[in-house]
RNA sequence: GGAGUCGGCCAGGCGGCCGCGGUGAGGGCAACCUCGCUGAGGAAAGUCCGGACUCCACAGGGCAGGACGCUGGGUAACGCCCAGGCGCGGCGACGCGCGGAAAGUGCCACAGAGAGCAGACCGCCGAACGGCCCGCCCGAGGGAGACCUGGGGCGGGCGCGUGGUGAGGGUGAAAGGGUGCGGUAAGAGCGCACCGGCGCCGGCGGUGACGCCGGCGGCCAGGUAAACCCCGUCCGGAGCAAGGCCAAGCAGGCACGUCAUCAGGUGGUCCCGCCGAGUGCCAGGUAGGCCGCAUCGAGGUCGGCGGCAACGUCGGCCCCAGAGAGAUGGUCGCCACUCACGCGAGUGAGGACAGAAUCCGGCUUAUCGGCCGGCUCCCCGA
RNA sequence: GUGGCCGUAGCUCAGUUGGUUAGAGCGCCGCGUUGUGGUCGCGGAGGUCGCGGGUUCGAUCCCCGUCGGUCACC
Numbered sequence: 001g002g003a004g005u006c007g008g009c010c011a012g013g014c015g016g017c018c019g020c021g022g023u024g025a026g027g028g029c030a031a032c033c034u035c036g037c038u039g040a041g042g043a044a045a046g047u048c049c050g051g052a053c054u055c056c057a058c059a060g061g062g063c064a065g066g067a068c069g070c071u072g073g074g075u076a077a078c079g080c081c082c083a084g085g086c087g088c089g090g091c092g093a094c095g096c097g098c099g100g101a102a103a104g105u106g107c108c109a110c111a112g113a114g115a116g117c118a119g120a121c122c123g124c125c126g127a128a129c130g131g132c133c134c135g136c137c138c139g140a141g142g143g144a145g146a147c148c149u150g151g152g153g154c155g156g157g158c159g160c161g162u163g164g165u166g167a168g169g170g171u172g173a174a175a176g177g178g179u180g181c182g183g184u185a186a187g188a189g190c191g192c193a194c195c196g197g198c199g200c201c202g203g204c205g206g207u208g209a210c211g212c213c214g215g216c217g218g219c220c221a222g223g224u225a226a227a228c229c230c231c232g233u234c235c236g237g238a239g240c241a242a243g244g245c246c247a248a249g250c251a252g253g254c255a256c257g258u259c260a261u262c263a264g265g266u267g268g269u270c271c272c273g274c275c276g277a278g279u280g281c282c283a284g285g286u287a288g289g290c291c292g293c294a295u296c297g298a299g300g301u302c303g304g305c306g307g308c309a310a311c312g313u314c315g316g317c318c319c320c321a322g323a324g325a326g327a328u329g330g331u332c333g334c335c336a337c338u339c340a341c342g343c344g345a346g347u348g349a350g351g352a353c354a355g356a357a358u359c360c361g362g363c364u365u366a367u368c369g370g371c372c373g374g375c376u377c378c379c380c381g382a
Numbered sequence: 383g384u385g386g387c388c389g390u391a392g393c394u395c396a397g398u399u400g401g402u403u404a405g406a407g408c409g410c411c412g413c414g415u416u417g418u419g420g421u422c423g424c425g426g427a428g429g430u431c432g433c434g435g436g437u438u439c440g441a442u443c444c445c446c447g448u449c450g451g452u453c454a455c456c
Base pairs, nucleotide, nucleotide: 001378002377003376004375005374006373007372008371009370010369012335013334014333015332016331017330018329020039021038022037023036024035025034026033027032041353045364046363048362049361050360051359052358053239054238055237056236065235066234067233068232069231070084071083072082073081074080085098086097087096088095089094099230100229104228105227106224107223108222121169122168123165124164125163128162129161130160131158132157133156134155135154136153137152138151140149141148142147177195178194179193180192181191182190196220197219198217199216200215201214202213203212204211205210243291244290245289246288252282253281254280255279256278264275265274266273267272268271299318300317301316302315303314304313305312306311337350338349339348340347341346383455384454385453386452387451388450389449392408393407394406395405401439410426411425412424413423414422432448433447434446435445436444
């Protein structure tokens, strides 16, 4: 200098003018005015997980259903985070993945002979059984004879049938370890040696996943669980429109309903009952209002200590949006950044994604541009 | 706030225990029939299966993320 990898941070700054929400103080009869303080994010988003909180249900436990899944730790909790283990990829920094397929079931299209306690299409073989052919030997029957017929034994051949083979070819994503020697009719873990894998046993290291070492067993075992399933862990349900308080109007219930006022109606045993107006009270509760809810929290920040780290703990300091689903902005100037033009002074243009709504911890996704740090590889120079 | 469903050709829809070639109707294009057009007949084109990853030998189908639409309930 180039290429790369991992992590963290910022999200323009200052000032003037105009404007908006919340809140405090002052003034005004009031409408309102003045002043002070304060007012979006790293994701406020998606609502994908986990909690707090609230109500409902509940003796305890289970079934069903769902989620998660190497090990250890962190945490209020998690499917998150940290550290480690193993496998895969990368020269490397580093990245990605993770229970069980020797518990059972299902599936593996097409091609192919065969696709799951596999299989014989080509090829190889001819051991075994049968068949056919040739040679030699033995003996039988027929015929006057040449010869004919059938049988047995030994040896050789054919590869015709039954068959053997899983080495080779071929098919496929996948065809039941690899190399060599022996062995065989030909072959094959069929046997042996070495290598690899798996299982079991033992020792050592580690909290553990696991690693290393030794021994035994030819055990050689396909893939798929983001198919059913098995094992382990966790989960009662609902959600701030949760939930609580106050409570118009209309309807309802109870009492009075008389001395008087309005307004009476009706029944009868003519001074009593019923209904009604009216008055007072009551319960549930709609509209609506208030709380929840926005000063005290799993809070932020700085420092110390413990820890590799996530994080924990102690001390100091700070109080930090909030509703009405409605505010959090506009404009001008200077500076900084990027781009274009220009030798230059300078001129012009640009600034993303997005926007709280009960709160918090995560994950995921979107994002113009910029800054910082750790590490790796390559090249050059001293 | 909670729960479900859908996205496949220009339009409306099929297609799923994952399997070769994704299909139908209408529409479109060409040819024929007709004096011309329609109808009718014959032939043909047209698909990132919303998008991006993953699992698998193999994905429209299974899983995750994401975008858009739609429905229901309080």

This is a predicted complex of two RNAs, RNase P RNA and transfer RNA, with 456 nucleotides together. The prediction has a mean pLDDT of 80. It holds a member of the Rfam family "Bacterial RNase P class A". Rfam's curators write: Ribonuclease P (RNase P) is a ubiquitous endoribonuclease, found in archaea, bacteria and eukarya as well as chloroplasts and mitochondria.